[in-house]
Context: one part of a larger RNA
RNA sequence: AUGAACGCUAGCUACAGGCUUAACACAUGCAAGUCGAGGGGCAGCGGGGAGUUAGCUUGCUAAUUCUGCCGGCGACCGGCGCACGGGUGAGUAACGCGUAUCCAACCUUCCCAUUACUCGGGGAUAACCCGGCGAAAGCCGGACUAAUACCCGAUGUUGUCGAAUGAUCGCCUGAGAUUUCGACCAAAGAGUUUCGGUAAUGGAUGGGGAUGCGUCUGAUUAGGUAGUUGGUAGGGUAACGGCCUACCAAGCCGACGAUCAGUAGGGGUUCUGAGAGGAAGGUCCCCCACACUGGUACUGAGACACGGACCAGACUCCUACGGGAGGCAGCAGUGAGGAAUAUUGGUCAAUGGGCGAGAGCCUGAACCAGCCAAGUAGCGUGCAGGAAGACGGCCCUAUGGGUUGUAAACUGCUUUUAUGCGGGGAUAAAGUGCCCGACGUGUCGGGUUUUGCAGGUACCGCAUGAAUAAGGACCGGCUAAUUCCGUGCCAGCAGCCGCGGUAAUACGGAAGGUCCGGGCGUUAUCC
Repeated sequence: AUGAACGCUAGCUACAGGCUUAACACAUGCAAGUCGAGGGGCAGCGGGGAGUUAGCUUGCUAAUUCUGCCGGCGACCGGCGCACGGGUGAGUAACGCGUAUCCAACCUUCCCAUUACUCGGGGAUAACCCGGCGAAAGCCGGACUAAUACCCGAUGUUGUCGAAUGAUCGCCUGAGAUUUCGACCAAAGAGUUUCGGUAAUGGAUGGGGAUGCGUCUGAUUAGGUAGUUGGUAGGGUAACGGCCUACCAAGCCGACGAUCAGUAGGGGUUCUGAGAGGAAGGUCCCCCACACUGGUACUGAGACACGGACCAGACUCCUACGGGAGGCAGCAGUGAGGAAUAUUGGUCAAUGGGCGAGAGCCUGAACCAGCCAAGUAGCGUGCAGGAAGACGGCCCUAUGGGUUGUAAACUGCUUUUAUGCGGGGAUAAAGUGCCCGACGUGUCGGGUUUUGCAGGUACCGCAUGAAUAAGGACCGGCUAAUUCCGUGCCAGCAGCCGCGGUAAUACGGAAGGUCCGGGCGUUAUCC
RNA backbone atom coordinates (compact mmCIF):
# COMPACT_ATOMS: atom_id res chain seq x y z
C1' A A 1 0.00 0.00 0.00
C1' U A 2 -4.65 -3.30 -1.09
C1' G A 3 -11.14 -4.59 -5.38
C1' A A 4 -8.96 -7.86 0.45
C1' A A 5 -10.60 -11.78 4.23
C1' C A 6 -10.97 -13.09 9.58
C1' G A 7 -11.51 -11.59 15.17
C1' C A 8 -13.31 -7.86 18.78
C1' U A 9 -15.98 -3.24 18.60
C1' A A 10 -19.30 0.41 16.20
C1' G A 11 -22.90 7.30 16.55
C1' C A 12 -23.54 10.39 11.87
C1' U A 13 -22.46 12.58 6.89
C1' A A 14 -20.09 13.09 2.00
C1' C A 15 -17.31 10.94 -2.01
C1' A A 16 -15.49 6.81 -4.45
C1' G A 17 -15.70 1.18 -4.52
C1' G A 18 -17.96 -3.89 -4.26
C1' C A 19 -17.34 -12.47 -7.79
C1' U A 20 -9.77 -11.35 -7.66
C1' U A 21 -12.66 -18.26 -7.38
C1' A A 22 -16.19 -21.88 -11.99
C1' A A 23 -15.19 -17.88 -19.95
C1' C A 24 -19.45 -23.05 -14.18
C1' A A 25 -24.92 -24.02 -15.06
C1' C A 26 -29.04 -20.84 -15.18
C1' A A 27 -35.89 -20.38 -13.12
C1' U A 28 -38.34 -15.42 -13.84
C1' G A 29 -38.81 -10.26 -15.48
C1' C A 30 -36.77 -6.39 -18.20
C1' A A 31 -32.13 -4.77 -21.47
C1' A A 32 -33.92 -2.31 -29.51
C1' G A 33 -36.97 -0.31 -31.44
C1' U A 34 -39.41 3.36 -34.34
C1' C A 35 -42.00 5.70 -38.65
C1' G A 36 -49.68 6.01 -40.64
C1' A A 37 -46.13 12.82 -43.37
C1' G A 38 -43.96 5.39 -47.81
C1' G A 39 -48.26 1.44 -48.45
C1' G A 40 -52.56 -1.95 -48.80
C1' G A 41 -55.77 -2.29 -45.04
C1' C A 42 -59.20 -2.48 -40.25
C1' A A 43 -58.19 -7.24 -35.66
C1' G A 44 -58.94 -4.23 -31.03
C1' C A 45 -60.23 1.06 -28.88
C1' G A 46 -62.75 5.94 -29.46
C1' G A 47 -65.85 9.19 -32.68
C1' G A 48 -69.30 10.14 -36.93
C1' G A 49 -73.27 8.46 -40.35
C1' A A 50 -77.40 5.03 -41.79
C1' G A 51 -81.02 1.14 -40.44
C1' U A 52 -83.95 -1.93 -36.81
C1' U A 53 -86.02 -2.65 -31.87
C1' A A 54 -87.42 -0.86 -26.91
C1' G A 55 -88.53 3.23 -23.48
C1' C A 56 -91.27 7.40 -24.71
C1' U A 57 -90.97 14.38 -22.20
C1' U A 58 -91.58 13.05 -31.04
C1' G A 59 -86.34 13.80 -30.66
C1' C A 60 -83.49 12.08 -26.80
C1' U A 61 -81.70 7.68 -24.33
C1' A A 62 -80.44 2.46 -24.45
C1' A A 63 -79.55 -2.16 -27.11
C1' U A 64 -78.22 -4.20 -31.75
C1' U A 65 -76.74 -4.44 -37.16
C1' C A 66 -74.16 -2.12 -41.20
C1' U A 67 -70.50 1.43 -42.88
C1' G A 68 -62.54 2.64 -42.82
C1' C A 69 -66.09 8.07 -43.19
C1' C A 70 -62.59 10.21 -39.07
C1' G A 71 -58.94 9.79 -34.72
C1' G A 72 -55.79 6.14 -34.43
C1' C A 73 -53.68 1.32 -35.04
C1' G A 74 -52.47 -5.17 -33.57
C1' A A 75 -50.53 -8.06 -37.46
C1' C A 76 -48.40 -7.42 -42.70
C1' C A 77 -45.27 -5.05 -47.01
C1' G A 78 -41.52 -1.05 -46.98
C1' G A 79 -37.57 2.50 -44.74
C1' C A 80 -33.89 3.50 -41.00
C1' G A 81 -31.66 1.42 -36.66
C1' C A 82 -30.32 -3.35 -34.66
C1' A A 83 -22.12 -3.31 -36.53
C1' C A 84 -23.75 1.98 -31.34
C1' G A 85 -24.41 1.66 -26.31
C1' G A 86 -23.62 -2.47 -22.21
C1' G A 87 -20.51 -7.16 -20.53
C1' U A 88 -16.12 -10.24 -20.01
C1' G A 89 -10.57 -11.18 -20.36
C1' A A 90 -11.13 -17.27 -22.37
C1' G A 91 -7.74 -16.94 -26.41
C1' U A 92 -3.54 -14.04 -28.18
C1' A A 93 4.08 -13.24 -27.18
C1' A A 94 1.04 -11.02 -32.33
C1' C A 95 2.01 -5.06 -36.36
C1' G A 96 -2.20 -7.49 -30.77
C1' C A 97 -0.75 -3.01 -28.17
C1' G A 98 2.41 1.67 -27.60
C1' U A 99 4.99 5.29 -30.41
C1' A A 100 6.53 7.35 -35.15
C1' U A 101 5.84 7.40 -40.40
C1' C A 102 3.48 6.03 -45.07
C1' C A 103 -1.01 4.56 -48.58
C1' A A 104 1.01 7.63 -55.96
C1' A A 105 -2.62 0.63 -52.99
C1' C A 106 -8.19 1.97 -50.13
C1' C A 107 -13.69 2.33 -48.33
C1' U A 108 -17.07 5.56 -45.56
C1' U A 109 -24.76 5.06 -44.06
C1' C A 110 -26.30 9.35 -41.62
C1' C A 111 -24.16 15.02 -41.63
C1' C A 112 -22.21 19.74 -44.40
C1' A A 113 -21.02 22.56 -49.11
C1' U A 114 -21.49 22.75 -54.51
C1' U A 115 -23.44 21.21 -59.50
C1' A A 116 -27.13 18.72 -62.42
C1' C A 117 -31.60 15.93 -62.59
C1' U A 118 -36.28 13.94 -60.45
C1' C A 119 -39.34 11.69 -67.59
C1' G A 120 -42.43 7.38 -69.55
C1' G A 121 -44.12 2.49 -68.62
C1' G A 122 -44.65 -2.72 -66.57
C1' G A 123 -45.15 -7.39 -63.96
C1' A A 124 -45.44 -9.42 -59.22
C1' U A 125 -45.98 -10.34 -53.84
C1' A A 126 -47.31 -10.26 -48.26
C1' A A 127 -51.40 -9.01 -45.37
C1' C A 128 -56.90 -10.17 -45.98
C1' C A 129 -60.03 -14.51 -48.14
C1' C A 130 -60.57 -19.97 -49.35
C1' G A 131 -58.60 -25.00 -48.69
C1' G A 132 -55.16 -28.54 -46.53
C1' C A 133 -51.14 -30.87 -43.11
C1' G A 134 -49.20 -30.92 -37.92
C1' A A 135 -49.61 -32.46 -30.69
C1' A A 136 -46.68 -28.23 -31.19
C1' A A 137 -43.01 -25.30 -33.55
C1' G A 138 -44.68 -24.18 -37.95
C1' C A 139 -45.64 -25.28 -43.16
C1' C A 140 -48.05 -25.96 -48.10
C1' G A 141 -51.59 -24.91 -52.17
C1' G A 142 -55.36 -21.54 -54.75
C1' A A 143 -57.33 -16.62 -55.79
C1' C A 144 -57.13 -10.80 -55.18
C1' U A 145 -54.20 -6.26 -54.28
C1' A A 146 -50.69 -1.57 -52.92
C1' A A 147 -46.20 1.17 -52.30
C1' U A 148 -40.53 5.50 -51.15
C1' A A 149 -40.77 -2.84 -52.54
C1' C A 150 -39.11 -4.89 -57.65
C1' C A 151 -38.23 -4.49 -63.02
C1' C A 152 -37.91 -2.24 -68.24
C1' G A 153 -37.15 2.04 -71.39
C1' A A 154 -35.58 7.36 -72.06
C1' U A 155 -32.20 11.39 -70.75
C1' G A 156 -26.62 11.49 -69.13
C1' U A 157 -24.41 17.30 -66.02
C1' U A 158 -20.87 14.15 -64.31
C1' G A 159 -18.72 9.38 -63.40
C1' U A 160 -16.50 4.39 -64.93
C1' C A 161 -14.01 1.69 -68.88
C1' G A 162 -11.34 1.69 -73.74
C1' A A 163 -8.44 4.56 -77.65
C1' A A 164 -5.62 9.05 -78.73
C1' U A 165 -3.17 13.56 -76.45
C1' G A 166 0.28 14.07 -72.71
C1' A A 167 1.27 20.16 -69.57
C1' U A 168 3.20 18.91 -64.97
C1' C A 169 4.84 16.11 -60.63
C1' G A 170 7.10 12.12 -57.87
C1' C A 171 9.12 7.62 -54.10
C1' C A 172 11.57 2.03 -57.66
C1' U A 173 7.04 -0.11 -59.71
C1' G A 174 4.75 5.34 -61.43
C1' A A 175 0.87 9.50 -60.93
C1' G A 176 -1.59 12.75 -64.08
C1' A A 177 -4.23 18.32 -65.74
C1' U A 178 -6.58 19.45 -70.56
C1' U A 179 -9.08 18.08 -75.16
C1' U A 180 -11.60 14.52 -78.72
C1' C A 181 -14.23 9.87 -79.88
C1' G A 182 -16.84 5.19 -78.52
C1' A A 183 -19.37 1.94 -74.89
C1' C A 184 -22.01 1.54 -70.01
C1' C A 185 -24.88 3.34 -65.60
C1' A A 186 -30.09 6.96 -62.24
C1' A A 187 -34.34 8.57 -59.78
C1' A A 188 -39.90 8.29 -55.53
C1' G A 189 -42.87 10.08 -53.80
C1' A A 190 -45.66 12.08 -49.48
C1' G A 191 -47.32 16.67 -48.64
C1' U A 192 -48.17 21.85 -49.57
C1' U A 193 -43.86 27.10 -49.28
C1' U A 194 -41.72 21.46 -45.90
C1' C A 195 -39.53 16.56 -45.76
C1' G A 196 -37.47 13.54 -49.32
C1' G A 197 -35.13 10.60 -54.09
C1' U A 198 -30.86 10.08 -58.03
C1' A A 199 -25.82 11.07 -60.16
C1' A A 200 -21.17 13.45 -59.11
C1' U A 201 -17.18 16.32 -56.64
C1' G A 202 -15.15 18.14 -52.15
C1' G A 203 -15.26 18.18 -46.71
C1' A A 204 -16.05 16.03 -41.95
C1' U A 205 -16.32 11.59 -39.20
C1' G A 206 -15.43 6.49 -38.75
C1' G A 207 -12.65 2.52 -40.50
C1' G A 208 -8.95 -0.80 -43.63
C1' G A 209 -3.71 -1.73 -44.94
C1' A A 210 1.98 -1.33 -44.73
C1' U A 211 6.59 -0.32 -42.12
C1' G A 212 10.87 1.31 -38.22
C1' C A 213 11.56 0.83 -32.94
C1' G A 214 9.78 -1.13 -28.09
C1' U A 215 6.96 -5.27 -25.73
C1' C A 216 7.66 -11.87 -19.98
C1' U A 217 10.45 -16.70 -18.79
C1' G A 218 13.16 -21.19 -20.27
C1' A A 219 19.04 -23.64 -24.35
C1' U A 220 17.68 -29.39 -18.94
C1' U A 221 13.99 -26.39 -26.35
C1' A A 222 19.31 -25.84 -31.74
C1' G A 223 17.97 -26.33 -35.81
C1' G A 224 13.03 -24.73 -38.25
C1' U A 225 10.17 -24.16 -43.01
C1' A A 226 6.90 -27.01 -49.30
C1' G A 227 2.58 -22.01 -50.29
C1' U A 228 7.66 -22.67 -47.40
C1' U A 229 11.05 -17.83 -49.98
C1' G A 230 10.96 -15.22 -54.62
C1' G A 231 9.28 -14.54 -59.84
C1' U A 232 5.55 -14.74 -64.18
C1' A A 233 0.32 -15.05 -65.43
C1' G A 234 -4.47 -15.05 -63.57
C1' G A 235 -8.44 -15.04 -59.76
C1' G A 236 -10.24 -12.46 -55.55
C1' U A 237 -10.72 -7.83 -52.58
C1' A A 238 -12.74 -1.31 -51.13
C1' A A 239 -7.41 -1.94 -51.63
C1' C A 240 -1.75 -4.00 -51.55
C1' G A 241 -0.08 -8.83 -50.88
C1' G A 242 1.13 -16.61 -51.66
C1' C A 243 -4.56 -13.79 -49.80
C1' C A 244 -5.73 -18.04 -53.48
C1' U A 245 -4.52 -21.02 -58.12
C1' A A 246 -1.21 -22.77 -62.24
C1' C A 247 3.83 -22.78 -63.91
C1' C A 248 9.16 -21.61 -62.99
C1' A A 249 13.47 -20.95 -59.71
C1' A A 250 15.57 -22.87 -54.66
C1' G A 251 15.16 -20.14 -51.64
C1' C A 252 13.68 -17.99 -46.46
C1' C A 253 14.40 -17.72 -40.76
C1' G A 254 18.22 -18.83 -36.83
C1' A A 255 23.35 -18.14 -30.69
C1' C A 256 21.89 -10.17 -32.23
C1' G A 257 18.23 -16.95 -29.80
C1' A A 258 14.75 -19.09 -35.01
C1' U A 259 11.59 -23.20 -33.70
C1' C A 260 9.35 -25.33 -29.40
C1' A A 261 7.42 -25.09 -24.36
C1' G A 262 5.36 -22.19 -20.25
C1' U A 263 2.88 -17.77 -18.71
C1' A A 264 0.01 -13.39 -20.15
C1' G A 265 -5.04 -9.21 -23.12
C1' G A 266 -1.77 -4.24 -24.29
C1' G A 267 -1.48 1.05 -22.99
C1' G A 268 -2.78 5.73 -20.29
C1' U A 269 -1.95 4.75 -15.41
C1' U A 270 -1.53 2.63 -9.94
C1' C A 271 1.71 1.25 -5.59
C1' U A 272 6.54 1.87 -3.62
C1' G A 273 11.16 4.42 -3.61
C1' A A 274 15.37 10.44 -2.37
C1' G A 275 16.09 8.71 -7.20
C1' A A 276 17.54 4.88 -10.42
C1' G A 277 14.56 1.03 -10.28
C1' G A 278 11.01 -2.88 -8.73
C1' A A 279 5.92 -4.64 -8.76
C1' A A 280 0.77 -4.35 -10.58
C1' G A 281 -2.80 -3.46 -14.89
C1' G A 282 -9.44 -3.76 -10.12
C1' U A 283 -12.55 1.09 -10.77
C1' C A 284 -12.20 5.44 -15.09
C1' C A 285 -10.36 6.40 -20.49
C1' C A 286 -8.16 4.38 -25.43
C1' C A 287 -7.16 -0.08 -28.38
C1' C A 288 -7.77 -5.49 -29.11
C1' A A 289 -10.28 -10.21 -28.64
C1' C A 290 -14.62 -13.08 -27.37
C1' A A 291 -20.25 -14.06 -26.90
C1' C A 292 -22.38 -22.41 -24.80
C1' U A 293 -17.85 -25.12 -28.08
C1' G A 294 -16.07 -25.41 -33.37
C1' G A 295 -17.01 -23.88 -38.44
C1' U A 296 -19.55 -21.09 -42.46
C1' A A 297 -21.43 -17.50 -45.13
C1' C A 298 -25.98 -14.17 -46.00
C1' U A 299 -27.88 -9.12 -45.54
C1' G A 300 -25.76 -4.48 -45.35
C1' A A 301 -22.17 1.75 -46.02
C1' G A 302 -20.28 -1.14 -42.12
C1' A A 303 -20.64 -7.92 -39.23
C1' C A 304 -18.43 -13.11 -40.66
C1' A A 305 -22.88 -10.13 -36.28
C1' C A 306 -23.75 -11.07 -27.47
C1' G A 307 -30.13 -10.62 -27.04
C1' G A 308 -29.54 -12.55 -36.49
C1' A A 309 -29.11 -17.20 -39.89
C1' C A 310 -27.13 -22.23 -41.25
C1' C A 311 -24.24 -26.83 -40.05
C1' A A 312 -21.76 -30.02 -36.41
C1' G A 313 -20.97 -31.07 -31.00
C1' A A 314 -21.93 -31.17 -25.59
C1' C A 315 -25.78 -29.88 -22.17
C1' U A 316 -30.95 -28.53 -20.59
C1' C A 317 -36.24 -28.52 -21.65
C1' C A 318 -41.21 -29.82 -24.37
C1' U A 319 -43.48 -33.96 -27.09
C1' A A 320 -49.26 -37.07 -29.15
C1' C A 321 -42.32 -40.25 -30.13
C1' G A 322 -43.37 -38.27 -35.91
C1' G A 323 -40.62 -33.89 -34.26
C1' G A 324 -39.31 -29.29 -31.92
C1' A A 325 -37.10 -25.21 -28.37
C1' G A 326 -32.78 -22.75 -25.83
C1' G A 327 -27.85 -19.96 -24.88
C1' C A 328 -27.32 -13.78 -18.58
C1' A A 329 -18.93 -12.90 -20.16
C1' G A 330 -26.47 -7.04 -20.61
C1' C A 331 -29.42 -5.29 -15.45
C1' A A 332 -31.37 -7.55 -11.25
C1' G A 333 -31.73 -12.50 -9.36
C1' U A 334 -30.76 -18.33 -8.39
C1' G A 335 -27.71 -22.71 -7.58
C1' A A 336 -22.58 -24.19 -7.38
C1' G A 337 -17.40 -23.02 -6.28
C1' G A 338 -15.06 -20.03 -2.48
C1' A A 339 -11.88 -16.94 3.08
C1' A A 340 -14.92 -13.54 0.10
C1' U A 341 -18.07 -9.40 -3.03
C1' A A 342 -24.78 -6.00 -3.10
C1' U A 343 -31.55 -4.88 -4.86
C1' U A 344 -35.53 -10.03 -8.93
C1' G A 345 -35.62 -1.10 -6.68
C1' G A 346 -37.21 4.16 -9.18
C1' U A 347 -37.23 7.56 -13.46
C1' C A 348 -36.52 8.85 -18.61
C1' A A 349 -36.46 15.00 -14.93
C1' A A 350 -31.27 15.89 -16.89
C1' U A 351 -26.98 14.02 -20.31
C1' G A 352 -26.49 10.76 -24.47
C1' G A 353 -28.39 7.25 -28.31
C1' G A 354 -32.25 5.03 -32.18
C1' C A 355 -36.61 6.22 -35.13
C1' G A 356 -39.88 10.25 -36.45
C1' A A 357 -41.53 16.70 -40.03
C1' G A 358 -43.01 17.06 -35.12
C1' A A 359 -45.71 15.81 -30.85
C1' G A 360 -43.68 11.63 -29.15
C1' C A 361 -42.17 6.37 -28.42
C1' C A 362 -38.07 3.14 -26.88
C1' U A 363 -33.54 3.19 -23.89
C1' G A 364 -31.29 -2.10 -16.79
C1' A A 365 -26.93 3.49 -21.55
C1' A A 366 -27.42 7.14 -17.93
C1' C A 367 -29.15 9.60 -13.55
C1' C A 368 -30.85 8.24 -8.76
C1' A A 369 -32.19 5.30 -4.54
C1' G A 370 -31.17 0.36 -1.48
C1' C A 371 -27.18 -3.06 1.08
C1' C A 372 -21.79 -3.44 2.98
C1' A A 373 -16.51 0.33 8.18
C1' A A 374 -14.51 -2.65 2.29
C1' G A 375 -11.60 2.58 1.51
C1' U A 376 -10.68 8.09 1.98
C1' A A 377 -12.22 12.68 4.20
C1' G A 378 -15.17 15.51 7.77
C1' C A 379 -18.07 15.88 12.52
C1' G A 380 -19.46 14.10 17.33
C1' U A 381 -19.54 11.23 21.98
C1' G A 382 -19.40 17.69 25.78
C1' C A 383 -17.06 22.71 27.94
C1' A A 384 -15.52 25.62 32.40
C1' G A 385 -15.02 25.58 37.65
C1' G A 386 -14.39 21.94 41.51
C1' A A 387 -9.89 18.66 47.39
C1' A A 388 -3.05 19.07 50.32
C1' G A 389 -7.36 15.15 47.14
C1' A A 390 -14.26 11.76 49.11
C1' C A 391 -15.92 6.31 48.70
C1' G A 392 -14.13 1.99 46.39
C1' G A 393 -10.00 -0.64 43.85
C1' C A 394 -4.61 -1.61 43.56
C1' C A 395 0.41 -1.20 45.66
C1' C A 396 4.04 -0.27 49.75
C1' U A 397 9.16 0.20 54.01
C1' A A 398 1.63 -0.30 56.44
C1' U A 399 -1.48 3.78 63.41
C1' G A 400 0.86 6.02 57.76
C1' G A 401 1.69 6.87 52.59
C1' G A 402 1.40 6.42 47.10
C1' U A 403 -1.79 5.84 42.79
C1' U A 404 -6.46 5.76 40.06
C1' G A 405 -7.34 11.65 40.21
C1' U A 406 -10.09 17.33 38.62
C1' A A 407 -11.21 11.96 37.55
C1' A A 408 -16.26 11.57 40.23
C1' A A 409 -19.97 13.96 43.18
C1' C A 410 -21.46 19.16 43.04
C1' U A 411 -22.09 24.32 40.50
C1' G A 412 -22.47 27.10 35.97
C1' C A 413 -22.62 26.96 30.45
C1' U A 414 -23.35 25.15 25.39
C1' U A 415 -26.65 22.12 21.78
C1' U A 416 -22.81 20.13 16.76
C1' U A 417 -25.44 15.59 16.81
C1' A A 418 -30.32 13.35 18.50
C1' U A 419 -35.78 13.96 18.91
C1' G A 420 -40.10 17.07 17.74
C1' C A 421 -42.29 21.27 14.98
C1' G A 422 -41.98 24.81 10.93
C1' G A 423 -39.74 26.85 6.42
C1' G A 424 -37.33 25.18 2.03
C1' G A 425 -34.06 26.60 -3.27
C1' A A 426 -30.71 24.83 -7.21
C1' U A 427 -30.05 20.75 -10.78
C1' A A 428 -34.54 23.65 -15.93
C1' A A 429 -32.44 31.51 -17.47
C1' A A 430 -32.40 24.86 -20.56
C1' G A 431 -36.24 22.22 -23.46
C1' U A 432 -41.54 21.47 -25.58
C1' G A 433 -46.40 23.32 -27.32
C1' C A 434 -49.25 27.84 -28.87
C1' C A 435 -49.30 33.13 -30.55
C1' C A 436 -46.61 37.31 -32.65
C1' G A 437 -42.41 39.53 -35.07
C1' A A 438 -37.58 39.68 -37.81
C1' C A 439 -34.53 37.81 -41.50
C1' G A 440 -35.80 34.93 -45.56
C1' U A 441 -37.72 29.38 -46.28
C1' G A 442 -35.68 27.24 -41.28
C1' U A 443 -33.25 29.82 -38.08
C1' C A 444 -33.48 33.78 -34.43
C1' G A 445 -36.09 37.06 -30.94
C1' G A 446 -40.43 38.36 -27.75
C1' G A 447 -44.92 36.87 -25.07
C1' U A 448 -47.59 32.92 -22.86
C1' U A 449 -48.34 27.84 -21.18
C1' U A 450 -45.97 23.66 -19.35
C1' U A 451 -41.94 19.86 -17.81
C1' G A 452 -38.12 17.34 -11.31
C1' C A 453 -37.13 10.56 -10.58
C1' A A 454 -34.09 11.69 -6.51
C1' G A 455 -37.78 14.34 -2.66
C1' G A 456 -40.78 17.82 0.82
C1' U A 457 -34.43 15.13 0.23
C1' A A 458 -30.07 18.46 1.04
C1' C A 459 -30.15 22.93 3.65
C1' C A 460 -32.17 26.73 7.30
C1' G A 461 -34.85 28.26 11.84
C1' C A 462 -37.14 27.23 16.71
C1' A A 463 -37.94 24.04 21.13
C1' U A 464 -36.20 20.06 24.69
C1' G A 465 -32.35 18.15 27.37
C1' A A 466 -25.52 16.32 28.78
C1' A A 467 -29.26 14.65 27.02
C1' U A 468 -28.54 9.52 21.92
C1' A A 469 -22.91 7.82 20.99
C1' A A 470 -15.66 4.21 22.76
C1' G A 471 -13.22 0.72 21.78
C1' G A 472 -9.02 -2.45 20.16
C1' A A 473 -4.09 -4.05 20.60
C1' C A 474 0.19 -3.96 23.44
C1' C A 475 3.66 -3.15 28.09
C1' G A 476 11.43 -8.93 28.18
C1' G A 477 14.82 -6.67 23.86
C1' C A 478 14.03 -5.01 18.81
C1' U A 479 9.66 -1.10 20.50
C1' A A 480 6.54 3.70 23.47
C1' A A 481 4.64 1.53 28.10
C1' U A 482 5.34 -2.27 35.23
C1' U A 483 3.72 -4.01 39.56
C1' C A 484 0.90 -7.77 42.42
C1' C A 485 -1.53 -12.57 42.54
C1' G A 486 -2.14 -17.59 40.31
C1' U A 487 0.67 -21.54 37.79
C1' G A 488 5.31 -24.48 38.43
C1' C A 489 9.29 -27.21 31.51
C1' C A 490 2.45 -27.97 33.47
C1' A A 491 -1.09 -24.86 31.37
C1' G A 492 0.52 -21.86 27.83
C1' C A 493 3.22 -17.64 24.71
C1' A A 494 6.11 -16.63 20.31
C1' G A 495 7.46 -11.96 14.10
C1' C A 496 13.09 -13.03 15.48
C1' C A 497 16.05 -13.75 19.82
C1' G A 498 13.54 -16.77 23.09
C1' C A 499 10.07 -17.24 28.01
C1' G A 500 7.74 -21.32 31.69
C1' G A 501 11.38 -26.79 36.16
C1' U A 502 8.25 -22.16 43.42
C1' A A 503 9.96 -15.10 44.23
C1' A A 504 7.95 -15.33 35.72
C1' U A 505 8.20 -7.06 34.16
C1' A A 506 7.72 -12.87 28.45
C1' C A 507 2.00 -17.91 30.52
C1' G A 508 -3.44 -16.59 32.89
C1' G A 509 -6.02 -12.69 35.88
C1' A A 510 -6.07 -7.80 38.24
C1' A A 511 -4.48 -2.71 38.94
C1' G A 512 -1.77 0.91 36.47
C1' G A 513 0.49 2.55 31.91
C1' U A 514 1.63 3.11 26.30
C1' C A 515 -0.11 3.50 21.12
C1' C A 516 -4.03 4.23 17.79
C1' G A 517 -9.09 5.70 17.82
C1' G A 518 -15.07 4.74 14.90
C1' G A 519 -11.86 1.87 14.62
C1' C A 520 -7.99 -1.62 16.39
C1' G A 521 -5.44 -6.14 15.66
C1' U A 522 -4.27 -10.83 12.76
C1' U A 523 -3.47 -13.24 8.01
C1' A A 524 -2.20 -12.84 2.66
C1' U A 525 0.50 -10.16 -1.21
C1' C A 526 3.80 -6.03 -3.47
C1' C A 527 7.67 -2.09 -2.87